[in-house]
Molecule: transfer RNA
Organism: uncultured Clostridia bacterium
RNA sequence: GCCUUAAUAGCUCAGUUGGUAGAGCAUGCGGCUGUUAACCGCAGGGUCACAGGUUCGAGUCCUGUUUAAGGCG
Numbered sequence: 001g002c003c004u005u006a007a008u009a010g011c012u013c014a015g016u017u018g019g020u021a022g023a024g025c026a027u028g029c030g031g032c033u034g035u036u037a038a039c040c041g042c043a044g045g046g047u048c049a050c051a052g053g054u055u056c057g058a059g060u061c062c063u064g065u066u067u068a069a070g071g072c073g
Base pairs, nucleotide, nucleotide: 001072002071003070004069005068006067007066010025011024012023013022019056027043028042029041030040031039049065050064051063052062053061
């Protein structure tokens, strides 16, 4: 220098053919009880890495950039 993959909640990750952004853990509140833990329920928490483009509509498609991992030279 070139190629491939990845970037989504505090953490680990889903998200199908473009059509309401989700789960588990963690956190807060409540229930349960002698108390804690465990268990059960509810809730909060998101600039989908960044900037553009296409589209009625983009996490998803296209272009560029950044970061990380791997490969070629």